A computed fold for a 1444-nucleotide RNA from an uncultured prokaryote, annotated as small-subunit ribosomal RNA.
């Protein structure tokens, strides 16, 4: 946009439109008649007359007399009009021409004539056949029916003569001869009508040039075919048709065949060019169930005629007949899906008629349908307490529906009720009058409306009668709240839904349209996504494997004639409607008149002549020849050469060769390998050698003859455009591969065998057959590659190199080569750049989204292998190129870290602590699981804690607030019940400044939850990591993702720092700043300290003193600062100096941007859910503490560098008042009993390894201490589950630990104690600090593991714990193949053969005309055949997709 259809909705009109599908089938009834002024004539009606019957005004009959008229003869007419779109791919349509090759009924004009006869038949009657349609005999009769004769030239036809004109065939005139054919009445007497001819108009018919869809997986077709003559035929041409004669026509510019289709004006889209499409209206076809055929006719091979044959349907009395809605209604079926079996001829148009009429489903008109356009309405102004409701927020006040209701005023289109009420009408006709000759013209007056009581006017009435549909994530206007929870369900792409959904389904609100809205389906457009305008081929799809050539395409310079192309005027044609424009008419638009414009065609002339073409003539610069040279691995052929290998045999000689990462098959004592001379064979040609040469590609390499190609180069001479490109065509083509005959040293698909591996049909070895080699003959394909036709002309530079010439080792010089770098361009980049992918020219080829698929079918090539041509169904939304940034790599480079490697010491065994799994259980509460869970959270579970069980209570409740009532009390003690919680009793029972305060109490508001969601969150915490990176701005490159900056060269722990440097500054991060710690100065000395003085029996104990040490403030100190070296510098180096410390001095605190939906809703906080006599609270008592297993962190062992007894020493940093306790005493002891001193530099907790010394002697021990008795202490209500500690007694495992693994680089590791935190007590061998002893190694960066930089490679990007192939297995889908079934079109052959034209012959009549019958071609349909072609459909089978 639309002839739409559906789905909700729906007041109104004008306007147009309506079976797109089954050219399926049709009941009904109607769409073509008409004319009596052609005719005999009288079946119906009507009037008249006449006669009869009576019931005196009615019935019968009778007369065609009149009007009128059924049937029947005649004459027009039925070939228009209306339908439809089956076939047709064609002279069907368009569109321009021709007809000197034709026809034309009614109608106009012109001329001429309309004479005289005749038989007949239908109807009427009379008789019959049949069910019926029909139909047969017989008597009679008419005509404008139908024949015969007359007449007649400017008709026709033939001759023969003259003349016009024409490209030709021809034609026209004008004359003569011959031959042949007309006619009808009617009448008012005027004319209608009829015949002939000739003219116009109109209508047709042929023919011809242009232009009219797809398939080449249809490439050859054609026998009346193509011509030529001759004849019939036609209204005319013509093989239209038949004789004969020639063999030709047609086709790659697409014939032949298959498929699809009525063309046209014109619709609808587009800027146009173009694509679709052919409903409504107009013009040409072609059909009228379905194939054939003539007849009538001016016209037909006839929609509503005929005839036959078919298929169907009806009728029958079974003998037979009848029918054709693609007219108008109208049913049936089909379908998503198109109406009323209305009126009416008034108006236009038709047919007949003198006319009046008649007839007209053409045509005006009405019903039905939102199918479209158009128009108009469903109020309109005011009206804020912005009412109420509804929905949303939320601090509880507010937004929003909204000026929207109400309300107040106002109009009434429109409905609706009355009442007037149109134009469309003008004609025929009739009567009248006028003008001239009873007729024509004219005036006037009557008479005629389906639509319709419509349209319009008017009046009443009263907001009164009149809104929806789709959407609301982005494209795209238009946002919220519930519900639901990858379910339900949405979709046009993208997608959205797995508990906070603007995307689903409701609601509120909102956006577009509006009697409508939306959805589906088509076409067009965006889509320059078939590229004429207007695209491309080096990587994205895409250059033939190369040359050579035919068709075709294209083409060099001059002249000069043509005008085909091309331009320019002119004339004719483009039908009308449509579009476009101007006016006009409907109250406006849509509509609709009416003028203009336009119709870019096409065809004719008339003219121009640059260009292209044709023609003629001419140049040479394109190509090309000729003569003298030069190069090359070019090509074919034959000859000859050594180096190797390998076999033969001989010698020499002796045990292994040989092969791999190691090895083993193999080979050798039957003498191998090795070494040495000889002889045999085949291939292949080291060095030369190269970024080289050559050749059209493939592809060519020892030397060398002969052949034969080709480039290039120098100068001349010649030929004159001879050119370039090339579909088809045929040559030539690597390897492998086929046939045939050779030949076969080496190498080696196939195959053996031996490794290797989880397996190894493989890599690696050792054998080996085909091949590899030669001749001949196939195949014809490759990443046949520069992924870049071929040719020509133009367009900046540098270096190389290979031929000439010339030389001085330079520099320069030329052509054609070969390469590598660059500028302009160009390109998506990446490149690419005179060897173009630049700018321009011709020509060929090839692409159009991935996959399916280079597959199937079918042609055609080949011995085959295959090769060439080349698709569809399906199915995906992607696929692909280029570059970026990132990640990864059993890639590269640089470098680091307890990473390895050097070392020490442990884990992994054993006992036992302690977490964890799992198991078990009422409950073993919950979290935390690779590195980064597992001595973690918990820095302290016998009640409490505790969240879990199990039982028993409470129900506003344990705490707080606020606010009310009452009370002086509560609380505490105490008795009882109870397991306690709780639940009853009893005793004591306030202060006051009189305001009140403080306790308790009622009653209200706010509870509570360790319940889910750490994948809605905040905050805090782990890693990667104390790794050195992570970034920003401005500038600069880049279409742009982005890049530089950060990258190189150097250092460094370090993106530290310098040098360079399109960058140049910054910021987070390193480092520093901060603490602690090492040295030393100053300050200040009490609870430290003590060298000197003094005292004391003896202790810094006291007097005293600040010197030391120490405290605890403040400063100073190290920075590569000096030196010397190396180096441009940054810097490094030195057992340098100095110095207490030396090159970030130890150590610690600090942890960028970010990763891991890491961890924790159970520290806390918090959105959502969710539970409320409980998932909320109390309480008593269990569990968190179990126990075949299993893992993980430690302890303690295993002994002699030890254990055990005696002595005897040295810390540092905490801690103490319900605290830590000196000292006495008692106890083996844990510990108790006294008692003092410290709220601590003062009192105290308080050491151990060490040493010194004795003993043990290698053992399950004088090691080890589990595990069990018994006694006990201590906390603490309470020590059964379930504490710790102490005697005494027992005396298990275990004798250095497997694969594996883990910590550690100096005050470290290794060992030794000590303190604290929590805490009544401890299950601490844990953590968390302290200090005392105090070691070993580090060649050095291959290799494991993590990390950084800077590169490559990627098909990866949830990012290698990715991506992603194939086979099976299961379901679906659509396809080949296929035994075979089963249809359909079209053609061959053959036989049969209607009804019809024509030919022949011809009964009977008969003057003729006709003319039954019978035969002859020929044809529609029917049968028979074979082969083809095409479709369904198959049992098997093959591959393809898709799906988790």
């Nucleotide at each position: 946009a639309u002839g739409a259809a559906c789905g909700c909705u729906a007041g109104c009109g004008g306007c147009a439109g309506g079976c797109c599908u089954a050219a399926c089938a049709c009941a009904u009834g109607c769409a073509a008649g008409u004319c009596g002024a052609g005719g005999g004539g009288u079946a119906a009606c009507a009037g008249a007359g006449a006669a009869a019957g009576c019931u005196u005004g009615c019935u019968u009959u009778c007369u065609g007399c009149u009007g009128a008229c059924g049937a029947c003869c005649g004459g027009c007419g039925c070939a228009c009009g209306g339908g439809u779109g089956c076939g047709u791919a064609a002279c069907g349509c368009g569109u321009a021409u021709a007809c000197a090759a034709u026809c034309u009924a009614c109608c106009u004009c012109u001329a001429a004539c309309u004479a005289a006869g005749g038989g007949a038949u239908a109807g009427c009657c009379c008789a019959g056949a049949g069910a019926a349609a029909u139909u047969u005999g017989g008597a009679u009769u008419a005509a404008c029916a139908c024949c015969u004769u007359a007449u007649a030239g400017u008709a026709u036809u033939a001759c023969a003569u003259u003349u016009u004109c024409g490209c030709a065939u021809g034609u026209u005139u004008a004359u003569g001869u011959a031959a042949u054919u007309a006619a009808a009445a009617c009448u008012c007497c005027g004319g209608u009508g009829g015949u002939u001819a000739g003219a116009g108009a109109u209508g047709a018919g042929u023919a011809u040039g242009c232009g009219u869809c797809c398939c080449a997986u249809u490439a050859g077709c054609u026998u009346g075919u193509u011509g030529a003559u001759a004849a019939g035929g036609u209204a005319a041409c013509g093989g239209c048709u038949u004789a004969c004669c020639a063999a030709g026509g047609c086709a790659a510019c697409g014939a032949u065949g298959g498929g699809u289709a009525g063309g046209g004006g014109g619709c609808c889209u587009g800027a146009g060019a173009g694509g679709g499409u052919g409903a409504u209206c107009c013009c040409c076809c072609a059909c009228a169930c379905u194939g054939g055929u003539a007849c009538u006719g001016a016209g037909a091979c006839a929609c509503g005629g005929a005839c036959c044959a078919g298929a169907c349907u009806c009728c029958u009395a079974c003998g037979g007949g009848a029918g054709g809605c693609a007219g108008c209604a109208g049913u049936g079926a089909g379908g998503a899906a198109u109406a009323u079996u209305g009126g009416u001829c008034a108006a236009u148009g038709g047919a007949c008629g003198a006319a009046a009429g008649u007839c007209u489903g053409a045509a005006c008109c009405a019903g039905c349908c939102a199918u479209g356009c158009c128009g108009c309405g469903u109020g309109a102004a005011g009206g804020a307490u912005g009412a109420a409701u509804g929905c949303c927020c939320u601090a509880c006040g507010g937004g929003u529906u909204g000026u929207a209701a109400a309300c107040u005023u106002c109009u009434u289109u429109u409905a609706u009720a009355u009442a007037g009420g149109a134009a469309g009408a003008a004609a025929c006709c009739u009567c009248u009058c006028u003008a001239c000759g009873u007729g024509u013209a004219g005036a006037g007056a009557g008479u005629u409306g389906a639509c319709g009581g419509u349209a319009c006017u008017a009046u009443a009435c009263g907001a009164a009668u009149a809104a929806g549909g789709a959407c609301c994530g982005g494209c795209u206007a238009a946002c919220u709240c519930c519900g639901u929870g990858c379910c339900a369900g949405c979709a046009g792409c993208c997608g959205c839904g797995g508990u906070a959904a603007u995307a689903c389904g409701g609601a509120g609100g909102g956006u577009c349209c509006a009697a409508g809205c939306g959805u589906u389906a088509u076409c067009c457009g965006g889509a320059u996504u078939c590229a004429u305008u207007g695209g491309g081929u080096u990587u994205a799809a895409a250059g033939g494997g190369u040359g050579c050539g035919u068709a075709g395409g294209c083409g060099g310079a001059a002249u000069a004639a043509u005008a085909a192309g091309u331009c320019a005027g002119u004339g004719g044609u483009g039908a009308a409607a449509g579009c476009c424009u101007g006016c006009a008419g409907c109250u406006u638009a849509a509509c609709u008149g009416u003028a203009g414009a336009a119709c870019u065609g096409c065809c004719a002339u008339u003219g121009a002549u640059a260009c292209u073409g044709u023609u003629a003539u001419u140049c040479u610069u394109g190509a090309g020849u000729c003569u003298a040279g030069u190069u090359g691995a070019a090509g074919u052929u034959g000859g000859c050469g050594g180096a190797a290998u390998a076999c033969g045999a001989c010698a020499u000689g002796u045990a292994g060769c040989g092969g791999u990462g190691a090895a083993a098959u193999g080979c050798a004592u039957a003498g191998a390998g090795a070494u040495g001379a000889c002889a045999u064979a085949g291939a292949a040609c080291a060095c030369c050698g190269a970024u080289u040469g050559c050749g059209a590609a493939g592809g060519c390499a020892g030397c060398u003859c002969a052949c034969u190609a080709a480039a290039c180069c120098a100068a001349u001479a010649c030929u004159g455009a001879c050119g370039c490109u090339a579909a088809g065509g045929a040559a030539c083509g690597a390897a492998a591969g086929c046939g045939u005959g050779g030949g076969g040293a080496g190498c080696g698909a196939a195959c053996a065998g031996g490794a290797u591996u989880a397996g190894a049909u493989a890599c690696c070895c050792u054998g080996g057959u085909a091949g590899u080699c030669c001749a001949c003959g196939c195949c014809g394909u490759a990443a046949a590659c520069g992924a870049u036709g071929a040719u020509c002309a133009c367009u900046c530079g540098a270096c190389a190199u290979g031929g000439c010439g010339a030389u001085a080792a330079a520099c320069g010089g030329u052509c054609a080569g070969u390469g590598u770098c660059c500028u302009a361009g160009c390109g998506a980049a990446a490149g690419u750049g005179u060897u173009a992918a630049g700018u321009g020219a011709u020509c060929c080829a090839c692409c159009u989204g991935g996959g399916g698929a280079g597959u199937a079918c079918g042609g055609c090539c080949g011995c085959a292998a295959g090769g060439u041509u080349g698709a569809a169904a399906c199915u995906c939304a992607a696929a692909g190129g280029a570059a970026u940034u990132g990640a990864c790599g059993g890639g590269g480079g640089c470098c680091c870290g307890c990473a390895c490697a050097a070392g020490c010491g442990g884990u992994g065994g054993a006992g036992c602590a302690u977490g964890u799994g799992g198991u078990u259980u009422a409950a073993u509460u919950c979290g935390a699981u690779g590195a980064u869970a597992c001595g973690c959270g918990a820095g302290g579970a016998a009640c409490c804690u505790u969240a879990c069980c199990a039982g028993g209570g409470c129900u506003u409740a344990a705490a707080u607030g606020u606010a009310u009532u009452u009370u002086g009390a509560c609380a505490g003690a105490u008795u009882g019940g109870g397991a306690a919680a709780c639940c009853a009793g009893u005793c004591c029972u306030u202060c006051u400044u009189c305001g009140g305060a403080c306790a308790a109490u009622u009653u209200g508001c706010a509870a509570g939850g360790u319940g889910c969601u750490g994948c809605a969150u905040g905050g805090u915490u782990g890693u990667c990591g104390u790794c050195a990176g992570c970034u920003c701005g401005u500038g600069c490159c880049g279409u742009g993702a982005g890049g530089u900056g950060u990258c190189g060269g150097g250092u460094u722990a370090a993106g530290u720092c310098c040098c360079a440097u399109a960058a140049c500054g910054a910021g987070c991060g390193c480092a520093a700043c901060c603490c602690c710690u090492a040295c030393c100065c100053u300050u200040a000395g009490u609870u430290g300290c003590c060298a000197g003085c003094g005292g004391g029996a003896a202790u810094g104990u006291c007097g005293g003193g600040g010197a030391c040490u120490c405290u605890a403030a403040g400063g100073a100190a190290a920075c590569u600062g000096c030196c010397g070296g190396u180096g441009c510098a940054a810097a490094c180096c030195g057992u340098g100096a100095g110095g207490a410390a030396g090159g970030u001095g130890g150590g610690g605190a600090u942890g960028a941007c970010g990763u891991c939906a890491a961890a924790u809703c159970a520290u806390c906080a918090c959105g959502g859910c969710c539970c409320u006599u409980a998932c909320g609270u109390c309480c008593u008592g269990g569990g968190c503490u179990a126990c075949a297993c299993a893992c993980g962190u430690g302890c303690u062992a295993c002994a002699a560098u030890g254990g055990u007894g005696c002595a005897u020493a040295c810390a540092g940093a905490g801690g103490g008042c319900a605290g830590c306790u000196a000292c006495c005493u008692g106890g083996u002891g844990a510990c108790a009993g006294g008692a003092u001193g410290c709220g601590a530099a003062u009192c105290u907790c308080a050491a151990a390894a060490a040493c010194c010394u004795a003993u043990c002697u290698c053992a399950g021990u004088u090691c080890g201490g589990a595990u069990u008795g018994g006694a006990g202490u201590c906390u603490g209500c309470a020590a059964c589950u379930c504490g710790a500690c102490u005697c005494u007694a027992u005396g298990a495992a275990g004798c250095u630990g497997g694969a594996a693994u883990c910590g550690c680089u100096a005050g470290u590791a290794a060992u030794c104690g000590c303190a604290u935190a929590u805490c009544a007590g401890c299950c601490a061998u844990g953590a968390u600090g302290c200090g005392g002893u105090g070691a070993a190694u580090a060649c050095g960066u291959u290799c494991c593991c993590g990390g950084g930089c800077c590169u490559u490679g990627u098909a990866c990007a949830c990012a290698c714990c990715g991506c992603c192939c194939g086979u099976c297995a299961a379901g679906c889908c659509a396809u080949g193949g296929a035994a075979g079934c089963u249809g359909g079109g079209a053609g061959u052959a053959c036989c049969u053969g209607a009804a019809g034209u024509u030919g022949g012959u011809g009964a009977c009549c008969g003057u003729a005309a006709a003319g039954a019958g019978c035969u002859g071609c020929c044809u529609a349909g029917g049968g028979u055949a074979a082969a083809a072609c095409u479709a369904g459909u198959a049992a098997c089978u093959a591959g393809g997709g898709c799906u988790a």

The coordinates come from a structure-prediction model, not an experiment, and the mean pLDDT is 81. Rfam family: Bacterial small subunit ribosomal RNA. Gene Ontology terms of the family: ribosome and structural constituent of ribosome.